[in-house]
Molecule: transfer RNA
Organism: Candidatus Pacearchaeota archaeon RBG_13_33_26
C1' cells in the first nucleotide's frame, strides 16, 4: 500500500430499527469479634462526524483505533 474483521460501564460481554441488559468490579448498608462469604441497594457504557428514517447500538458513507491476510 490492497482486502477483510472488530469497536457497547473499570473489565468480560448480550442486544439484526422502537425504554441499552447481565456478570465481575466499585460505593453504601445488613450479617460477623474483625475480615471473607452471603444478602440488599446504588454506581457507570453504545469510538468520532455526517446521512437515511417518525425513530439508529443496529442501515449507509468518511475518519480514528485495533486485529488478521496479502504485498
Nucleotide at each position: 500500500g490492497u482486502g477483510a474483521g472488530u469497536g457497547u460501564a473499570g473489565u468480560u460481554u448480550a442486544g439484526u430499527g422502537g425504554c441499552a441488559g447481565a456478570a465481575c468490579g466499585c460505593g453504601c448498608g445488613a450479617c460477623u469479634g474483625u475480615g471473607g462469604c452471603u444478602c440488599g441497594u446504588g454506581u457507570a457504557a453504545c469510538g468520532g462526524g455526517a446521512g437515511u428514517u417518525c425513530g439508529a447500538u443496529u442501515c449507509u458513507c468518511c475518519c480514528c483505533a485495533u486485529u488478521c491476510a496479502c504485498c